[in-house]
C1' cells in the first nucleotide's frame, strides 16, 4: 500500500509488584483476592501452507494471529435519529 475480516469462541501455573485496558477527550469497567506485562504448559479459531473429501465441507500437522467487557463504548459523516448506515484510527492475515 491493496484485498479480507474484526457481535462468536478459548486459562492454569511460575516471575512480578502498580496502575492497566491503541492514541487524544470523555465515559465505563479490570486491579494488592496481585492486575498490565513476560515465560511455561494447555485452549480457541481456521488466514496461508501441508492432507483427507472433491468445491458447500472435513481435520490440525506447520507458519501466524488470539485467549474479560463488540476492536469495551461514544467522537467525523449521512438517514426515515430509543435505532441504522458508512467513514477515520487500530489489529490481524494473506499479497
Nucleotide at each position: 500500500c491493496u484485498u479480507a475480516u474484526c457481535g462468536a469462541g478459548a486459562a492454569a501455573g511460575g516471575c512480578g509488584g502498580a496502575g492497566g485496558g491503541a492514541u487524544u477527550g470523555g465515559g465505563c469497567c479490570c486491579u494488592u483476592u496481585g492486575a498490565u506485562g513476560u515465560c511455561u504448559u494447555g485452549g480457541c479459531a481456521a488466514c496461508c501452507u501441508a492432507c483427507c473429501a472433491c468445491u458447500u465441507g472435513g481435520a490440525a500437522a506447520g507458519g501466524u494471529g488470539c485467549u474479560a467487557a463488540u476492536u469495551c463504548c461514544c467522537a467525523c459523516c449521512c438517514u426515515g435519529u430509543g435505532a441504522g448506515g458508512g467513514g477515520u484510527a487500530g489489529a490481524u492475515a494473506a499479497g